Predicted 3D model of a 79-nucleotide RNA (c-di-GMP-I riboswitch aptamer) from Patulibacter sp. The model forms 100% of the base pairs in the Rfam consensus. Rfam family: c-di-GMP-I riboswitch aptamer. Gene Ontology term of the family: cyclic-di-GMP binding. Its mean pLDDT, the model's own confidence on a scale to 100, is 88. Lineage of the source: Bacteria > Bacillati > Thermoleophilia > Patulibacteraceae > Patulibacter.
[in-house]
RNA sequence: AGGUGCCAAGGGCAAACCGUUCGUGAGGGCGGGACGCAAAGCCACGGGCCUCCGUUUGGGAGGUAGCCGGGUCGCCACC
Numbered sequence: 001a002g003g004u005g006c007c008a009a010g011g012g013c014a015a016a017c018c019g020u021u022c023g024u025g026a027g028g029g030c031g032g033g034a035c036g037c038a039a040a041g042c043c044a045c046g047g048g049c050c051u052c053c054g055u056u057u058g059g060g061a062g063g064u065a066g067c068c069g070g071g072u073c074g075c076c077a078c079c
Stems, first nucleotide, its partner, number of pairs: 002079004012037002017032006035066001041072003045069003048064006
């Protein structure tokens, strides 16, 4: 440097749901809570899905990184 996540260690994150708050909404923040996760760290670039607006066809603005791909950085172990 590349590959893998069978074993170990120290840990990390946190779905549903509940409270609170922001947003027209999808959904986001914080606290509780753990279904799961080896990138469930980060980035909306491609596709998907979702929301709002508009519409004669076309379209516009958002959301989701825990839908998939891609990019980027990274812990431990093993080969």